[in-house]
RNA sequence: AGAGUUUGAUCCUGGCUCAGGACGAACGCUGGCGGCGUGCUUAACACAUGCAAGUCGUACGCGAACGCACCUUCGGGUGUUAGUAGAGUGGCGCACGGGUGAGUAAUAAAUAGGAACGUACCGUUUGGUAGGGGAUAACCACGGGAAACUGUGGCUAAUACCGUAUAAGAUCUUCGGAUGAAAGGGGGCCUCUACUUGUAAGCUCCCGCUGAUUGAGCGGUCCGCGGCCCAUUAGCUAGUAGGUGAGGUAAAGGCUCACCUAGGCUACGAUGGGUAGCUGGUCUGAGAGGACGAUCAGCCACACUGGAACUGAGACACGGUCCAGACUCCUACGGGAGGCAGCAGUGGGGAAUCUUGCACAAUGGACGAAAGUCUGACGCAGCAACGCCGCGUGAGUGAUGGAAGGUUUUAGGAUCGUAAAGCUCUGUCAGUGGGGAAGAAUUGUCGGGUGGGUAAUAUUCACCUGAAGUGACGGUUCCCACAAAGGAAGCACCGGCUAACUCCGUGCCAGCAGCCGCGGUAAUACGGAGGGUGCGAGCGUUGUUCGGAAUAACUGGGCGUAAAGAGCGCGUAGGCGGGUUCUUAAGUCGGAUGUGAAAGCCCUGGGCUCAACCUGGGAACUGCAUCCGAAACUGAGGAUCUUGAAUGCCUGAGGGGUUGAUGGAAUUCCAGGUGUAGGAGUGAAAUCCGUAGAUAUCUGGAGGAACACCAGAGGCGAAGGCGGUCAACUGGCAGUGCAUUGACGCUGAGGCGCGAAAGCGUGGGGAGCAAACAGGAUUAGAUACCCUGGUAGUCCACGCCGUAAACGAUGAGUGCUAGGUGUUUGGGAUGUUAACCUCCUGAGUACCAAAGCUAACGCAUUAAGCACUCCGCCUGGGGAGUACGGUCGCAAGGCUAAAACUCAAAGGAAUUGACGGGGGCCCGCACAAGCGGUGGAGUAUGUGGUUUAAUUCGAAGCAACGCGCAGAACCUUACCUGGUCUUAACAUCCUUUGACAACCUAAGAGAUUAGGCUUUCUCUUCGGAGACAAAGUGAUAGGUGCUGCAUGGCUGUCGUCAGCUCGUGUCGUAAGAUGUUCGGUUAAGUCCGGUAACGAGCGCAACCCUUGUCUUUAGUUACCAUCAUUAAGUUGGGGACUCUAGAGAUACUGCCGGUGUUAAACCGGAGGAAGGCGGGGAUGACGUCAAGUCCUCAUGGCCCUUACGACCAGGGCUACACACGUACUACAAUGGCAGAAACAACCCGUUGCAAAACCGCGAGGUGGAGCUAAUCGGUAAAACACUGUCUCAGUCCGGAUAGGAGUCUGCAACUCGACUCCUUGAAGUUGGAAUCGCUAGUAAUCGCAGAUCAGCACGCUGCGGUGAAUACGUUCCCGGGCCUUGUACACACCGCCCGUCACACCACGAGAGUGGUCAUGGCCAGAAGUAUGUGAGCUAACCGCAAGGAGGCAGCGUACCAAGGUUGUGGUCGCGAUUGGGGUGAAGUCGUAACAAGGUAGCC
Repeated sequence: AGAGUUUGAUCCUGGCUCAGGACGAACGCUGGCGGCGUGCUUAACACAUGCAAGUCGUACGCGAACGCACCUUCGGGUGUUAGUAGAGUGGCGCACGGGUGAGUAAUAAAUAGGAACGUACCGUUUGGUAGGGGAUAACCACGGGAAACUGUGGCUAAUACCGUAUAAGAUCUUCGGAUGAAAGGGGGCCUCUACUUGUAAGCUCCCGCUGAUUGAGCGGUCCGCGGCCCAUUAGCUAGUAGGUGAGGUAAAGGCUCACCUAGGCUACGAUGGGUAGCUGGUCUGAGAGGACGAUCAGCCACACUGGAACUGAGACACGGUCCAGACUCCUACGGGAGGCAGCAGUGGGGAAUCUUGCACAAUGGACGAAAGUCUGACGCAGCAACGCCGCGUGAGUGAUGGAAGGUUUUAGGAUCGUAAAGCUCUGUCAGUGGGGAAGAAUUGUCGGGUGGGUAAUAUUCACCUGAAGUGACGGUUCCCACAAAGGAAGCACCGGCUAACUCCGUGCCAGCAGCCGCGGUAAUACGGAGGGUGCGAGCGUUGUUCGGAAUAACUGGGCGUAAAGAGCGCGUAGGCGGGUUCUUAAGUCGGAUGUGAAAGCCCUGGGCUCAACCUGGGAACUGCAUCCGAAACUGAGGAUCUUGAAUGCCUGAGGGGUUGAUGGAAUUCCAGGUGUAGGAGUGAAAUCCGUAGAUAUCUGGAGGAACACCAGAGGCGAAGGCGGUCAACUGGCAGUGCAUUGACGCUGAGGCGCGAAAGCGUGGGGAGCAAACAGGAUUAGAUACCCUGGUAGUCCACGCCGUAAACGAUGAGUGCUAGGUGUUUGGGAUGUUAACCUCCUGAGUACCAAAGCUAACGCAUUAAGCACUCCGCCUGGGGAGUACGGUCGCAAGGCUAAAACUCAAAGGAAUUGACGGGGGCCCGCACAAGCGGUGGAGUAUGUGGUUUAAUUCGAAGCAACGCGCAGAACCUUACCUGGUCUUAACAUCCUUUGACAACCUAAGAGAUUAGGCUUUCUCUUCGGAGACAAAGUGAUAGGUGCUGCAUGGCUGUCGUCAGCUCGUGUCGUAAGAUGUUCGGUUAAGUCCGGUAACGAGCGCAACCCUUGUCUUUAGUUACCAUCAUUAAGUUGGGGACUCUAGAGAUACUGCCGGUGUUAAACCGGAGGAAGGCGGGGAUGACGUCAAGUCCUCAUGGCCCUUACGACCAGGGCUACACACGUACUACAAUGGCAGAAACAACCCGUUGCAAAACCGCGAGGUGGAGCUAAUCGGUAAAACACUGUCUCAGUCCGGAUAGGAGUCUGCAACUCGACUCCUUGAAGUUGGAAUCGCUAGUAAUCGCAGAUCAGCACGCUGCGGUGAAUACGUUCCCGGGCCUUGUACACACCGCCCGUCACACCACGAGAGUGGUCAUGGCCAGAAGUAUGUGAGCUAACCGCAAGGAGGCAGCGUACCAAGGUUGUGGUCGCGAUUGGGGUGAAGUCGUAACAAGGUAGCC
């Protein structure tokens, strides 16, 4: 620091996800040790049991018992225990410490300040501590009660209680005065006095008490500032805001009350609702921030729930009281008791959180004079890998040959792996034994010393010093010794992100998954294994939080098209604001002071062996407050200026607005005339109008709406919008010069106004047009598009609505930043009579373009550039601009505006393709023009289907279907039935034996089995070796079994179409582009020209074969002109010709003319056998179709192995209602038949071609010359031509079918061959829709040969013979190429995609109502308590001789008030028949709305 994910690819926008850190965690697997920490986040749910706050005898009065001893009348008593235990009175403490976070959004907390306060214990200073009184608990007696507890009577003490005295610098005060305290206890001594032993008065010391004073610490209180969410909470408030007076408090104050005033808070967010203890800090982050507020520390609040006060220095009190409520427990039913959010612990809840431990040894606290007691604070231990930190599970060596074993393999090897074993060592931890710290120092006691105090050597106090003694943890840390590698490694991951790969299993199953996504038979993604990677006593998962996320943007984002500028203006608050100068000092800046607790973080030292951890010091705490200073900038105040802004005068343009008037053209209607059969309408029609007279035409009239030409990229307006002409009224704008004011400005939340069309209300109007509606068409349907009609509406007046793709998809204002061109309208200058031209200068408006900007497209002085000011708005898609609420509206509806749920995208711009019922150019037997076919018939053949035991398998639009098959009777053969074999029919290895083979006989359908006969392989070093055969054993064979979607190879197809690419350069952020586009031209990306391209490659062309002409060489088996010869080129001869087959030549737009860019090229011509590629072939670019083939072959994987292998016989592949393809033969006279008679080429032949001759009607037979072929044979070419006949018919056409008889091949023609002869003589008379081939030696037509092959050819492949017609042309159909355009397609239009309906599931809204909860208004009620009133009952202290009084208490009343009751209101959360839309869901239904001109352009 980034990465993955939208696309075919790209850039951008934008969300989702990941890598990091953290945790009071939990869960899964695993687990050796130690140190230091941490441990109910949920039910502030309920709690059994024990403990958590007592202490003081130096405040006080009482005061046992057990036991022991003695005595006894045996009942008991005495002593001791013991002034002990114990309770009680009294003092201090219990308001600390400990727990929890419910409440609380401010009566809280943080920070910084303030004034009107209190304070026990502690410290300072200064006084006092005199003298009296009456009670009461304990206790005793008698009672009540189950208990808790309690009543009556009696006794008694105090540092308990109450007067009196005294008193200040205290309090009050009318300044005269008044009020106004106390308590004693302990130790020691005899200087003074008394009795005089010693003690008391006394003295002295200590601890107390009391009045005042002050300090420290603590507490109460007030104010400023900052710190959560919701405006779908906008108004709140009567003690409310303030004043005066009074009361109250420790204290200011509406804190409370009476009266007066009517205020106070609020858009800088009051009120209401939700959530929440606050902070130091913690986690994260570069920081700014964000999230959190466990442990530790500060503060607050709470203590079962609600209320209340008492005591006290302090509480409205966790382990106190009273009342009410809920709950639990006890009860004798009358009444009582209780409060773990103290420490342990229990139940419950929950994913989840510990021991009913030890000790006060240390630290701290309460009490005490002290010893000491108490202390679940605290110190320790226990449990838990919950976290952090440290250590270990061994170290070294050990391989030519890498053990065994596992995994894998191309079978060689590789890997686990120096890993193990082996050898040599070490001893941390754990184990055993032994030694053994520090935490301990006080207080107190005892000894010694110094000093204070005193009359004093007592006591005593302070300090120093010595001694004895004190440890829960714990025999712990640590140290030593011993033995032994011995006891100690797992978890996750391995497709990318992200480090790490193979095998097996599984087969869209099981499963995985953080995102993208894996799995449908070769899964590095599932499960297992081997190996590897990462971390390591842990590792993963889940959850939460920060980061990455600049994805809320202060630092640090945006708004033309991605989400986003309000439809437009006016304007309030607010924000911002021109030049100069003076003052001020609020902001700002500098310095100082105080504070910012400690801990934490950071730096630097120290202590535990290190670290975690602990600890000393420093820095920091970015803050707040106060003081001093500066004055540039902002603010505030004063003065001044003119350039911003505004006003006046003058001039100008204009569909700016409102109102009124007026004009012509046209449509329609009405009346009349002329006139006759149609009109209208459409792609074509029909509905419709018209003989009752339309349309057409003429005249006249009515009425409404809109204003042709001018008219423009033009003008005006803020926008919406505005268009005949004239008039009135009126707004804004621009220009020039002068004058005036003097910052008066800009923007603008709320607010107010304007605001197309449609729509609504009332009243008019209504010609045309025209939703709805009706009819006619179209269509599968057509609630549409088209047509004929037609109502609201469109128009006017008034009033609503308030929205639009209200768009420049671009808020307003100001300044700055190259130019060019047009246009509208002002001003100025030169020229001109004028129109006008040119130049300069304003204001608008439009185009091009530089810098710059932008993701790109594009924008570009009219910015989307560079800056500033203000406003509005955005934060993934869907749900949804929807629901609910509020508000506006007559309604329609508008404005405001969510969530659940769901997806991993949605989107912008551009790129390359593909596609279009887009465009342009061009080509092709593509159409057209022609010729001949197919489709109809019969047959052949292939296919589908059906059938079958099997009808083997494959091929499927073109590009499967006379295809694989260049030839199924057996074989082939893969299929079926039956019979057989199991190392096998075939290959290799090993062992044994031996020849093997052939032949014969028997059984059998045969394979095969049994027997017989016959034979004795080759080489040899004589050991044996080799070949062959048989048997045996196991390795293996074998498979036309599966997968062509695992593959190689081969092939088809687009297409012999002209394309497909690359290097370098350039352009672009990039995908990509350029080149390859453009203008010509070509069969061609063929060539030329131009050109940011220049070159190159694969294709094209050429090179190759063949054919056409010529030359030359060579003439046998070919040829024969001349010579001879023959029946015959038969022979001699010839080498001229034909021909054969070698080598060459020829054609190149080379020449001429024209056109063309002086080009390429085209057109015409000459010459030439051939002319513009001469004809034909071979040759098939990059690629497409997961095209075809595992059954040619090869091959991975899978499967079978007495069978899915192998052999044999028979059958089947030849079936047959039917459908299709491809052919053959025909339908006839351009013909059939008969007769006679011409002319080819390719090619083939020894397991062969076979002649002559003879036989047969014929197929054929006999025969065998010749030929290993230019020699012999196949071989007859046929159509054609000639002669004859037939004369238009189901025929002398046609030949199917069938009967009979044969021939040939072959082991064998039944299923199932071909051919021959005789007889039979079917359909068929030129073929519907539709469709195919062909452009010249072509189509058509005629035959010949070959491959396969024993035989079988209408098929296929070749060969030659005869030999046409037509092409105007490119509008249309099909296919293709190039350019361009649109695209929501990229599996690429056989694409994509929308909505209803049906089904399942999910969340949400409405809903008669119903239930809970919270808040609040009214009324009732009124416990305890406090205040107040009363107090006839009761009453110790004081007064009084007494009576009585003062004072007090109970009781009762009143006020306030909790719970409760009742009745409303509001919020919120559940449930709810039914209902509404929404979302999601491999293969449902109906259509086809959108994307291309999407087939009616789309959208608002």
Small-subunit ribosomal RNA from an uncultured prokaryote, 1500 nucleotides, folded computationally. RNAcentral holds the sequence, with entries from ENA. Its mean pLDDT, the model's own confidence on a scale to 100, is 85. Its Rfam family is "Bacterial small subunit ribosomal RNA". Rfam links the family to the GO terms ribosome and structural constituent of ribosome.